[in-house]
RNA sequence: AACCCUGAGGAGCGCUGCAGCGGUUUUCCGUCAGGCUCAGGUUUUCGCGGUUUUCCUUGGAACAACGGCGCUCAGCGAAU
Numbered sequence: 001a002a003c004c005c006u007g008a009g010g011a012g013c014g015c016u017g018c019a020g021c022g023g024u025u026u027u028c029c030g031u032c033a034g035g036c037u038c039a040g041g042u043u044u045u046c047g048c049g050g051u052u053u054u055c056c057u058u059g060g061a062a063c064a065a066c067g068g069c070g071c072u073c074a075g076c077g078a079a080u
Stems, first nucleotide, its partner, number of pairs: 001044002004041006010073006018035001020031004034066001053062004
């Protein structure tokens, strides 16, 4: 770094349908709004053989940002 898995990013309902997936094989049909980010893990690959989120400094601290449209609830704050 990549594939996959797990957890988290408060919980739901409805709508649309881009990507992806499935079907069709030509159009199209069906499904579809955590597909993104953070953390951890298996495997593989590459590089290095000093380090690997940030700050402070020698063992401490901090920690999310975002996610089409409409609605409801939760939580927080303010006002009445």
Predicted 3D model of an 80-nucleotide RNA (SAH (S-adenosyl-L-homocysteine) riboswitch aptamer) from Thiohalomonas denitrificans.
Its mean pLDDT, the model's own confidence on a scale to 100, is 75.
The organism belongs to Thiohalomonas, within Bacteria.